[in-house]
A computed fold for a 99-nucleotide RNA from Bacillus mesophilum, annotated as SAM riboswitch aptamer (S box leader). The model forms 97% of the base pairs in the Rfam consensus. It matches the Rfam family "SAM riboswitch aptamer (S box leader)". Gene Ontology term of the family: regulation of gene expression. The prediction has a mean pLDDT of 84.

RNA sequence: UUCUUAUCCAGAGAGGUGGAGGGACUGGCCCUAUGAUACCUCGGCAACAGACAAUUUGUACUGUGCCAAUUCCAGCAAGCAAUGCUUGAUAGAUAAGAA
Numbered sequence: 001u002u003c004u005u006a007u008c009c010a011g012a013g014a015g016g017u018g019g020a021g022g023g024a025c026u027g028g029c030c031c032u033a034u035g036a037u038a039c040c041u042c043g044g045c046a047a048c049a050g051a052c053a054a055u056u057u058g059u060a061c062u063g064u065g066c067c068a069a070u071u072c073c074a075g076c077a078a079g080c081a082a083u084g085c086u087u088g089a090u091a092g093a094u095a096a097g098a099a
Stems, first nucleotide, its partner, number of pairs: 001099008013042005021031003025075004043067003048063003051059003071091001076088005
C1' cells in the first nucleotide's frame, strides 16, 4: 500500500510550549488571538486484539484507538415527499487478520 471482516446517533479535558490555521477531499456549515493545527505532561473514555478471572460476562494489565458538533451535514442511487425525510451504496476512520 492492497484485500477481507467488524464497528462508526453512546462515551471521555486540564495544564504547558508556540503563534494561524483547522474540521480527510469537494460544497455547505462550523471551530479558532477568550489562542486553532501541532508537540509535551498529566488525566479520562471505550473495550478491537492479547492477557487474566469467570462462563459468554467481567477486569482495564499489554498493543492500539479516541476525548467540539452523529464520520458536523451532504456528495452516488432508490423511495416517499417537497428542498425535507428514510434506506442502501461510495468515500473516510479504527481494530483484527492476510498478501